[in-house]
Context: one part of a larger RNA
RNA sequence: UCCGGUUAAGGGAACUCGGCAUAUUAGCCCCGUGCCUUCGGCAUAAGGGGUCCCUAUUUUCGUACUCGUAUGGGUGCGUUUGUAGGGCGCAGUGACUCGGGAGGUCCGACUGUUUAACAAAAACGUAACCAACUGCUAGCCUGGAAAGGUGCGUAUAGUUGGUGACGUCUGCCCAGUGUCAGUACCUAAAACUCCUUUUCAAGGGAGCUAAGGGCUGGUAAACGGCGGGAGUAACUAUAACUCUCUUAAGGUAGCGAAAUGCCUUGCCGUUUGAUUGACGGCCUGCAUGAAUGGCGCAACGAGAUCUCCACUGUCCCUAACCGGAACCCUC
Numbered sequence: 001u002c003c004g005g006u007u008a009a010g011g012g013a014a015c016u017c018g019g020c021a022u023a024u025u026a027g028c029c030c031c032g033u034g035c036c037u038u039c040g041g042c043a044u045a046a047g048g049g050g051u052c053c054c055u056a057u058u059u060u061c062g063u064a065c066u067c068g069u070a071u072g073g074g075u076g077c078g079u080u081u082g083u084a085g086g087g088c089g090c091a092g093u094g095a096c097u098c099g100g101g102a103g104g105u106c107c108g109a110c111u112g113u114u115u116a117a118c119a120a121a122a123a124c125g126u127a128a129c130c131a132a133c134u135g136c137u138a139g140c141c142u143g144g145a146a147a148g149g150u151g152c153g154u155a156u157a158g159u160u161g162g163u164g165a166c167g168u169c170u171g172c173c174c175a176g177u178g179u180c181a182g183u184a185c186c187u188a189a190a191a192c193u194c195c196u197u198u199u200c201a202a203g204g205g206a207g208c209u210a211a212g213g214g215c216u217g218g219u220a221a222a223c224g225g226c227g228g229g230a231g232u233a234a235c236u237a238u239a240a241c242u243c244u245c246u247u248a249a250g251g252u253a254g255c256g257a258a259a260u261g262c263c264u265u266g267c268c269g270u271u272u273g274a275u276u277g278a279c280g281g282c283c284u285g286c287a288u289g290a291a292u293g294g295c296g297c298a299a300c301g302a303g304a305u306c307u308c309c310a311c312u313g314u315c316c317c318u319a320a321c322c323g324g325a326a327c328c329c330u331c
Stems, first nucleotide, its partner, number of pairs: 001325008010316002014314001019311001027051005036041001038165001052087006061078007088092001100309007107301002112124002128163007139150004166296004171226003176223002178219005185214003192207005227245005254288001255285001266282006
C1' cells in the first nucleotide's frame, strides 16, 4: 500500500452523476391501520405493545384410577389458554434465521421470457380486441414427387397479420401505393388459321386470344396522409366572423416544454437558504394525436426519475484494532 473484517465522540447525505456502499428494520402474538380502488386489494400499510425463568390460579382437550345415589364429583399424568406475583441480565425471535418505511410522476396492465460470457428493460410474450384467408380432395406449412403435419380437427375450427388487461373512445381522406370485385369496349405474346414474294425453306402481313394493363367501382383496426395568405368587435389585445389560393382530405376527441419542444434553464405556482431537478398549471405542438392506437387507470415491477422520515464512517476527518497478501530495511 492493497484485500477481508470490527468499532467509532459530535454532526447526520454536508459525500456523490446518483444515499453507490454501509447502517436501520426484521420471526411470532396482540392492538391498530389513511389516501386510492377494477371492492379482490393496497396491507405485514403506517404506528404501538409483548416475547426468558419460577410460582399461584384459570380455560380447552386426552387418558387412568376412584366415590353407596354417576347425564355427576374427586385425584393423578399429559396438552393447551388467560391472569398476576416474584426472579436474573445492558439485552429473553439474547446465537443462527430474519421486510427500512412513506409520498409524487413516467413506462409497461399483471405472473412470465430474453442478448450462455458487458444490456433483464420501457424490449418479447400474454389474456383481450380487430382484420384477412379457408366449406374440407379447404386454407396454411414441409417435400422435386409420392406423401406427411395442422387433424382422424371442421368456421365457437385452423392459419396469417396488427393492436396489447380493464375503463373510455377510435375522427376526416380511396388522389398515390397495395388489395378485392367488375368490365360492352380498347391494348395485348407464342401457338393456331388464312394470305404472300411462281414451288420449298427462312421471312413478311392479317385474324383469333389468356393472365395482365387500360377503364369502372369497393377497401384505411390495408401501406399511408391529415394546408397557406389577408381582413374584422366602441382602450388595447385577441378573433366567434368574412374574403381568398389550394388539396384526396386539410389533425376531430384527447393529451401537450412530454421517454416527443429546436429556441429553452419557455412563463406562472409549489418544493429549497439557494433547484438546467421534480410536481401542478399554461399552449406560442421546430416536429402530439387516435389499434403505426389516443387518453385515463387499482394492483404489480432487481424498470426510470423526484421528495420526505428513519438510519448510518458516504462525508466533516480521520483513527484504532483483528486477520491475510505484497513491498522496504536489517539479520